Predicted 3D model of a 350-nucleotide RNA (Bacterial RNase P class A) from a rhizosphere metagenome.

RNA sequence: AGCAGGUCAGGGGAUCGCGGCGCGCUUGACGCGCUGAGGAAAGUCCGCCCUCCACAGGGCGCGGUGCGAGCUAACGGCUCGGCGGAGUGAUCCGACGGAAAGUGCCACAGAGAUGCGUAUUGCCUGCGGGCCGCAAGGCGCGUGGGUGAGGGUGAAACGGUGGUGUAAGAGACCACCAGCGCGUCCAGCAAUGGGCGCGGCUCGGCAAACCCCACCGGGAGCAAGGCCAAACAGGCGCAUUGGGACGGCCCGUCCCGUAAAAAGCGCCGGGUAGGCUGCACGAGGCGCGUCGUGAGGCGCGUCCCAGAGAGAUGAUCUUCCACGACAGAAGGCGGCUUAACGGCCUGCUU
Numbered sequence: 001a002g003c004a005g006g007u008c009a010g011g012g013g014a015u016c017g018c019g020g021c022g023c024g025c026u027u028g029a030c031g032c033g034c035u036g037a038g039g040a041a042a043g044u045c046c047g048c049c050c051u052c053c054a055c056a057g058g059g060c061g062c063g064g065u066g067c068g069a070g071c072u073a074a075c076g077g078c079u080c081g082g083c084g085g086a087g088u089g090a091u092c093c094g095a096c097g098g099a100a101a102g103u104g105c106c107a108c109a110g111a112g113a114u115g116c117g118u119a120u121u122g123c124c125u126g127c128g129g130g131c132c133g134c135a136a137g138g139c140g141c142g143u144g145g146g147u148g149a150g151g152g153u154g155a156a157a158c159g160g161u162g163g164u165g166u167a168a169g170a171g172a173c174c175a176c177c178a179g180c181g182c183g184u185c186c187a188g189c190a191a192u193g194g195g196c197g198c199g200g201c202u203c204g205g206c207a208a209a210c211c212c213c214a215c216c217g218g219g220a221g222c223a224a225g226g227c228c229a230a231a232c233a234g235g236c237g238c239a240u241u242g243g244g245a246c247g248g249c250c251c252g253u254c255c256c257g258u259a260a261a262a263a264g265c266g267c268c269g270g271g272u273a274g275g276c277u278g279c280a281c282g283a284g285g286c287g288c289g290u291c292g293u294g295a296g297g298c299g300c301g302u303c304c305c306a307g308a309g310a311g312a313u314g315a316u317c318u319u320c321c322a323c324g325a326c327a328g329a330a331g332g333c334g335g336c337u338u339a340a341c342g343g344c345c346u347g348c349u350u
Stems, first nucleotide, its partner, number of pairs: 001349008010320007018036007025028001038326001042337002045335005050221004062217005067081005082096001083094004097212002102210002104206003121150001122147007130139003159177006178202002180199008225277004234268005242256005284303008321324001
């Protein structure tokens, strides 16, 4: 000067407040004590727990994932490894299956962009005609054919170098090299790497274009859902009734209602207001041991760590320093991504 991982997230004091829990009694805007945001609580992008709904089986379709092996509850996450790329290096980045099944696209330029296709300049050649030359022959022009080697365009023109060959040429053929495919052997669980042999096979790129292949995937979400349950309305029952007054209570007396109605009382189911729950002990944190390269697994010990439902976690003053960023829970958990002053620790590189 960098690379990787981890960690902290201003500290102390005073005063006044707020939420939750416990205790107290004088039961209330009460007192005391304890406790009260994050590494991302965020975006809501994945995965799961939980809950309700749906569900014979199979197929089509749709969506997602995409090198291998593992970790995990699961994942599009993580670890280790392979391959490709960047860097002197520590290390970092990669949607990294198939383009030799089919379709489609490939700007501009260019004759031509995948089509047994094209022909601008070229090279070779047949024919016609012109000019030059004594001649052999040479040079233009027109027209037909062969060629794709040279020049030119382009990000890319369909292997490269040398030779053989030919009228001129060309994997047309040959040698070597490069790639691809097939066969086989070795190492590896595998991805893959390496060796040998064969085949002129030379086949462009794009699949975050359709598509093909493999695997995965029901829907909706805590305002999910569960429990308790006024009032009003409804249903059923009650005449040996029900209600009221007198009365401490029973009997009794009086009053009201009275034949199936009202009122009353009791019961019932559904369920509104409202209340409780879901909801804070969990795939939990920390420490040690052990197995593993690692993600992580297992064992032991220890700790309890916000929980509202109009929604608390704040304000003022003082002091110190390196002058304090991004930002705030709302069912929970594992990730990813995004935001962000800086400090510290460990390992490594130049």
Record summary:
The model forms 94% of the base pairs in the Rfam consensus. The sequence is in RNAcentral, with records from MGnify. Model confidence (mean pLDDT): 76 of 100.